[in-house]
Context: one part of a larger RNA
């Protein structure tokens, strides 16, 4: 290179936007680049291969064709690709009219816990465990009532349930805002998938600057267990967990399944929103749309499975993979405040 493959055996980027590229509907004309066929010229001799001669044979040596699958030159051809022009509406997008929804950003506000302060009752224990102690308490505590502060979370609704590219989003109310869907006799006319680089986002911890700190809580300090006990239990307890701006760029970042776009038997449930069927209507009840599950016929898979949300049948286009260990390391190179990331070997070993 060919071949092969990436749920779980090595192997899909954490997720979108999107540049170059690749690779793209339906019908005509035209044109010949790329295809075909044909002509010519070139493609050295030797040698390889076939045929037929010389040395008594053979190696060797002669002559003849073939090949030399490549590059050019002329002529024809026009399916198919591509190139120019028209035309088209199914792809895509636009416009109306609905229309669900914890999608985002901000500002406002509520209720229960809790914890601290004050005050009242009230008076000896309270808390903690397997059982204890550390601790807290007559300076009057737990335990009640009342009032008042201060941070975080939003019970019940909640759902196999909704939105969102993923990360994620859940007390309400406003204000701005993305995006889906469902119908349309309406508009543009391939405007389209992909996606090397870039770019944006991107859990938790983690860093910088200022704030904020209720409660829980790495480290720490004490009580305990125990041979020891840098643990599990327990009493405390600082970062940090909570905002703002600004870094880090990572996750079992997971469906361990990359987008996109056609075909391929069913049965169920559940969301959203429309049509028709009934004079109406609440509902039903048909066909179909979009998403989100569950069970399975075909395949298909090593097999467990998966099976219209494929891991079935195919097409595009991109990542990544090639025995285990060394090593996701060293060493360059990048980026980053640092923590480290991204990229990524080799010797030796089995």
């Nucleotide at each position: 290179c060919u071949g092969g493959g990436c749920u779980u055996a090595a192997a899909g980027c954490g997720u979108g936007u999107g540049u170059a590229g690749g690779c793209g509907g339906a019908a005509a004309a035209g044109u010949a680049a790329g295809c075909g066929u044909u002509u010519u010229g070139u493609g050295a001799a030797a040698g390889c291969c076939c045929c037929c001669g010389g040395c008594u044979u053979a190696a060797c040596c002669g002559g003849g064709g073939a090949a030399u699958u490549g590059c050019g030159u002329g002529a024809c051809g026009a399916a198919c690709u591509g190139c120019u022009u028209u035309u088209c509406u199914u792809g895509a997008g636009g416009c109306a009219a609905g229309u669900a929804g914890g999608g985002g950003u901000g500002c406002a506000u509520g209720g229960a816990a809790c914890u601290c302060u004050u005050g009242g009752u009230g008076g000896a224990g309270c808390g903690g465990u397997g059982g204890a102690a550390u601790g807290c308490g007559u300076a009057g505590a737990u335990a009640u009532c009342a009032a008042g502060a201060g941070g975080a979370a939003c019970g019940c609704c909640a759902g196999c349930g909704g939105u969102g590219a993923a990360a994620a989003c859940g007390g309400u109310g406003c204000a701005c805002u993305g995006g889906g869907c469902u119908u349309g006799u309406c508009c543009u006319g391939a405007c389209g998938c992909u996606g090397a680089g870039a770019c944006a986002c991107g859990a938790a911890a983690g860093c910088g600057u200022g704030g904020g700190u209720a409660g829980c809580g790495a480290a720490c300090g004490g009580g305990a267990u125990u041979a020891g006990a840098u643990a599990c239990c327990c009493c405390g307890g600082u970062a940090g967990u909570c905002c703002a701006c600004g870094c880090c760029g990572u996750a079992a970042a997971c469906g361990a399944u990359g987008c996109c776009u056609a075909c391929u038997g069913g049965g169920u449930u559940g969301u959203g929103a429309a049509a028709g069927u009934u004079c109406u209507g609440a509902c039903a009840c048909u066909g179909g749309c979009a998403c989100a599950g569950c069970c399975g016929a075909a395949g298909c898979a090593a097999a467990a499975g998966u099976g219209a949300u494929a891991a079935g049948u195919a097409g595009g286009c991109c990542g990544c993979c090639u025995g285990g260990g060394g090593a996701g390391u060293a060493c360059g190179g990048u980026c980053g405040c640092a923590a480290g990331g991204c990229u990524a070997a080799a010797a030796c070993u089995c």
This is a predicted structure of a 350-nucleotide part of an RNA (small-subunit ribosomal RNA, central domain) from a metagenome.